[in-house]
RNA sequence: CGUGCGCCGUCGCCCAAUCCUCGGGGUCUGCCCACGCGGCAGGCCCGGGAGCCGGGGAACCACGUUCCUGGGGUGAAUCGGGUGGGCCUCGGUCCGCCCGUAGGAGACCUUCCUGCUCCGAACCCGUCAGCUAACCCGGUCGGCGCGAAGGAAGGAAAG
Repeated sequence: CGUGCGCCGUCGCCCAAUCCUCGGGGUCUGCCCACGCGGCAGGCCCGGGAGCCGGGGAACCACGUUCCUGGGGUGAAUCGGGUGGGCCUCGGUCCGCCCGUAGGAGACCUUCCUGCUCCGAACCCGUCAGCUAACCCGGUCGGCGCGAAGGAAGGAAAG
C1' cells in the first nucleotide's frame, strides 16, 4: 500500500418494515457508588402508542348457463421454450439446469428519452374471499455498502 474478515460509531441503499421524555419484567453490557442485589444509561425479549403497509368485509356496480380444472393472498418475482430425472389415469404434474420474458432495483425527489448492470426468489390461507362505507384483523422482518450514467423539464437543498 492492497485485499478479506470481525467489532464500534456515523451516513446511505432495497423494503411498509420507521419513530417515542411510553409501561413492566427478565437478561446482558458500560459507568457511578456511601458497596446496598443500590443508582444511571444503552442493547435484546414481551407489551403500548403514532406513522406506514397489507388483508377481510355492505349498498351501487361488476360477474351471472352446464361440465372440467380447486381457488385466493403477500411480494417486482409472472409466462413461455429446450433439456435431464421422479410419479402418472399418458392428459399432465413436480424437481434440477439452460435460454428468453411480464415486471422490478440501481444513492436529493418526480416525469420523459437513450443506454448499461443486476434481480426475476420465497412464503402463507386451507376448499374460502370480485369491488366495498362503517367495522374487523394482521405486519412493521430481513438484507446490503455492489454502483452507469447521459440528456430534457419541474422541484428541493446549499452557496

The RNA shown here (c-di-AMP riboswitch aptamer (ydaO/yuaA leader)) has 159 nucleotides and comes from Saccharothrix sp. ST-888.
RNAcentral records the identical sequence in 2 taxa.
Taxonomically the source falls in Saccharothrix (Bacteria, Bacillati, Actinomycetota, Pseudonocardiaceae).